[in-house]
Context: one part of a larger RNA
Molecule: small-subunit ribosomal RNA, 5' domain
Organism: uncultured Thermodesulfobacteriaceae bacterium
RNA sequence: AUGAACGCUGGCGGCAGGCUUAACACAUGCAAGUCGAACGGUAACAGAAAAUAGCCUGCUAUUUUGCUGACGAGUGGCUGGACGGGUGAGUAAUGCUUGGGAACAUGCCUUUAGGUGGGGGACAACAGUUGGAAACGACUGCUAAUACCGCAUAAUAUCUUCGGAUCAAAGUGGGGGACCUUCGGGCCUCACGCCUAGAGAGUGGCCCAAGUGGGAUUAGCUAGUUGGUAAGGUAAUGGCUUACCAAGGCGACGAUCCCUAGCUGGUCUUAGAGGAUGACCAGCCACACUGGAACUGAGACACGGGCCAGACUCCUACGGGAGGCAGCAGUGGGGAAUCUUGGGCAAUGGCCGAGAGGCUGACCCAGCGACGCCGCGUGGGGGAAGAAGGCCUUCGGGUCGUAAACCCCUGUCAGGGAGGAAGAAGGCUUACGGGUUAAUAGCCCGUGGAGUUUGACGGUACUCCCAGAGGAAGCCACGGCUAACUCCGUGCCAGCAGCCGCGGUAAUACGGAGGUGGCGAGCGUUGCCC
Numbered sequence: 001a002u003g004a005a006c007g008c009u010g011g012c013g014g015c016a017g018g019c020u021u022a023a024c025a026c027a028u029g030c031a032a033g034u035c036g037a038a039c040g041g042u043a044a045c046a047g048a049a050a051a052u053a054g055c056c057u058g059c060u061a062u063u064u065u066g067c068u069g070a071c072g073a074g075u076g077g078c079u080g081g082a083c084g085g086g087u088g089a090g091u092a093a094u095g096c097u098u099g100g101g102a103a104c105a106u107g108c109c110u111u112u113a114g115g116u117g118g119g120g121g122a123c124a125a126c127a128g129u130u131g132g133a134a135a136c137g138a139c140u141g142c143u144a145a146u147a148c149c150g151c152a153u154a155a156u157a158u159c160u161u162c163g164g165a166u167c168a169a170a171g172u173g174g175g176g177g178a179c180c181u182u183c184g185g186g187c188c189u190c191a192c193g194c195c196u197a198g199a200g201a202g203u204g205g206c207c208c209a210a211g212u213g214g215g216a217u218u219a220g221c222u223a224g225u226u227g228g229u230a231a232g233g234u235a236a237u238g239g240c241u242u243a244c245c246a247a248g249g250c251g252a253c254g255a256u257c258c259c260u261a262g263c264u265g266g267u268c269u270u271a272g273a274g275g276a277u278g279a280c281c282a283g284c285c286a287c288a289c290u291g292g293a294a295c296u297g298a299g300a301c302a303c304g305g306g307c308c309a310g311a312c313u314c315c316u317a318c319g320g321g322a323g324g325c326a327g328c329a330g331u332g333g334g335g336a337a338u339c340u341u342g343g344g345c346a347a348u349g350g351c352c353g354a355g356a357g358g359c360u361g362a363c364c365c366a367g368c369g370a371c372g373c374c375g376c377g378u379g380g381g382g383g384a385a386g387a388a389g390g391c392c393u394u395c396g397g398g399u400c401g402u403a404a405a406c407c408c409c410u411g412u413c414a415g416g417g418a419g420g421a422a423g424a425a426g427g428c429u430u431a432c433g434g435g436u437u438a439a440u441a442g443c444c445c446g447u448g449g450a451g452u453u454u455g456a457c458g459g460u461a462c463u464c465c466c467a468g469a470g471g472a473a474g475c476c477a478c479g480g481c482u483a484a485c486u487c488c489g490u491g492c493c494a495g496c497a498g499c500c501g502c503g504g505u506a507a508u509a510c511g512g513a514g515g516u517g518g519c520g521a522g523c524g525u526u527g528c529c530c
Stems, first nucleotide, its partner, number of pairs: 002527001004526005011376005018368001019334001024332003028329003033078003038075002041071002045069003048065008086287003095212007104204003109200008117151001119149002126141006157166003171192006179186002213259003220250003225247008262284004266277004289310004312323004340366001342365003348362001349360004379409004389400004413471001415466005423457001426453005431447006474519005479500003485514005495502002
């Protein structure tokens, strides 16, 4: 010094930390959704309208209508799910750290230059038929879109034989004066989108050098191996891959092989140098039951996506199916040993959304355990030449000891009562001013205008009042090292012990007692590091 454990003991609070072992197996719940302002729609809820019935004449019931608020399932988008969260198995270099480099990619964001024309065919949902125990399907038919596919347009883009050739898109919502209208709208405008290209920012991929454990009782290793040419492949360089050619490449400055190990900022120790270490927090890497190869996508070869194989578990109507906590809790097991199947999205942050908002076991809080650090308390003053009692005694006395009793006070903390912040920024409604516009709509911006509203923690912190010393002290040691001594018991026994060593009849060393020393809500012991 510790992510500690064990023994005895244990009042309160703040802050931090809490499976170091089996990367063992997992019941249950939750941990990634969201958008109706992309779409067809309407299963549920609420409202409205219409019809019918009843009558209490303004209500009740039923039915219908997606008409409205909304919205199950579905198409579609973000793709969001590649972040966030977990773990340290593997990895001694495809990693990490530091410093360089050139042959690259980049969704969302910022900015710049343009564009957003005109068509088409499907598939879900749905309806019908039907298979299966289930999981899940099959066939037929209908349909929308910001889903899908042609056409047009085409540069500072791509290709080029430098003539030229080729490549895109999607709309939705709010508001509205004139004009048109098939009465749906067109049209105008604003906002959000969509397509192409350039730049930026941030992010990522790649290359090089040096450094980054142990073993020589591991001395040779290597065939895509080392280099070249050509081609393929990739976002991109490259034996990355293939064909051909050459025969190289690495190695005592330790190759190859074996063992161990995630690396770093840091942390611990120390006068420093050094040594040890890599929990928590932060950066990078690797992994996601084991192994493998891919799809989608800007990004994965993808923890809570898909496929194949394997082990294991579960369901089954035996035909076939389902699963992956090294997410948060929790269970069994292992272990000396490590927590609640809690609350909340109020804050911070993330994803989706125009927004309101939704989701968020990230996070913020609470719970448990002295596991650690820090703070506070368990009372204060007075009180005898000194009670009782214990212990010792040379029997005179000494000591525990102002300690107690007793008297006078105080009121921290805990307890009861009352008050009571900050964490809240925002959001919504509205007013005024400005911008845009045909417009005083609408939308956007601004306001130290106005109103209203949002707290899990929380019976919060904090403050005041009430009561009463009342509820709150132990642990280890006392031979030397090492602060602290006597009596009794025991008799090389029982036992102690870190080292030296104690014990065989006067033991300051064993066991008990009194006393004393040390530390104190802790004190000792053990392990490990300096």